[in-house]
The prediction has a mean pLDDT of 75.
Predicted 3D model of a 264-nucleotide RNA (Bacterial large signal recognition particle RNA).
Its Rfam family is "Bacterial large signal recognition particle RNA". Gene Ontology terms of the family: signal recognition particle, plasma membrane targeting and SRP-dependent cotranslational protein targeting to membrane, signal sequence recognition. By type it is a non-coding RNA gene.

RNA sequence: CCGCGCUAGCUGGGGAGAUAGCGGUGCCCUGUACCUGCAAUCCGCUACAGCAGGAGUGAAUCCCGGCCCCCGGAGGCAGUAUGUGCCGUCUGCCCCAUAUAAGCAGCGAUGAUGGAUCGGUCCCGCGCAACGUGGUCCCGUGAACCGUGUCAGGCGGGGAACCGAGCAGCACUAAGCGGACCGCCGCGUGUGCCGCGGGGCUGCCGAUCCUGAGCCGGCUGUAUGGGUAACGGGUGGAUGCUGUCUGCAAAGGUCGGUGCGCGG
Numbered sequence: 001c002c003g004c005g006c007u008a009g010c011u012g013g014g015g016a017g018a019u020a021g022c023g024g025u026g027c028c029c030u031g032u033a034c035c036u037g038c039a040a041u042c043c044g045c046u047a048c049a050g051c052a053g054g055a056g057u058g059a060a061u062c063c064c065g066g067c068c069c070c071c072g073g074a075g076g077c078a079g080u081a082u083g084u085g086c087c088g089u090c091u092g093c094c095c096c097a098u099a100u101a102a103g104c105a106g107c108g109a110u111g112a113u114g115g116a117u118c119g120g121u122c123c124c125g126c127g128c129a130a131c132g133u134g135g136u137c138c139c140g141u142g143a144a145c146c147g148u149g150u151c152a153g154g155c156g157g158g159g160a161a162c163c164g165a166g167c168a169g170c171a172c173u174a175a176g177c178g179g180a181c182c183g184c185c186g187c188g189u190g191u192g193c194c195g196c197g198g199g200g201c202u203g204c205c206g207a208u209c210c211u212g213a214g215c216c217g218g219c220u221g222u223a224u225g226g227g228u229a230a231c232g233g234g235u236g237g238a239u240g241c242u243g244u245c246u247g248c249a250a251a252g253g254u255c256g257g258u259g260c261g262c263g264g
């Protein structure tokens, strides 16, 4: 160096999660890579860290180690966006109240403000009027008998004269019903540019007199207090994106390493 047989190893690996830890099952990445059974209120194991059974390959493109590169996912920090919880102190916006009177507007020497007097507004009583209602008055109607008058006929009494009761009819009327203005009486009132008398009050309004320059607080400004939380602001946690840092890291590249037996 060559041939044959065999062994270690290999026939996928990694990230997050989970776990005391490791591996697997489930998710994701890489990318193609034996089979069967087990398994998330798990399964198997213990630093030589899946277990059990079987198959293939086998000392190198394939196994092992270092370095490079970096898919991917994870964490920290910063920024930003979205939606959300809280705050009202932060100030702005918005609303309300109070104060002030710098500016604007309004009123004011045809007199502001303040004071005095009177009146109104307010209360009580009375009157008048209006309206409503009831009664009276007026008109009409209004009783089979139980209203009145007159009572034909008829009835009763009487010798007769005559007397008596009385239906219908007619007339009148009571209650009632209807109408109708006015007048009269009574009662009432969500009534009145009404009148009289009494009371009351300076709150408002008006008038007169005195005084003699301010008054008011509508808008802006300023200050204070209160409200609201849509927006602005602050703050917390969530999610997405961007940047940066940290540790892990598949595939790939490169450099090295690794047997045993027999025969030639």
Base pairs, nucleotide, nucleotide: 001264002263003262004261005260006259009057010056011055012030013029014028015027020046021045022044023043024042034054035053036052037051038050063257064256065255066254067253068252072248074246075245076244077243078242079241080240081239082238084236085235086234087233090232092231094227095226096225097224098223099222100221102220103219104218106215107214114210115209116208117207118206119205120204121203122199123198124197125196126195127194128192129191130189131188132187133186134185135184136183138179139178140177141176147172148171149170150169155164156163157162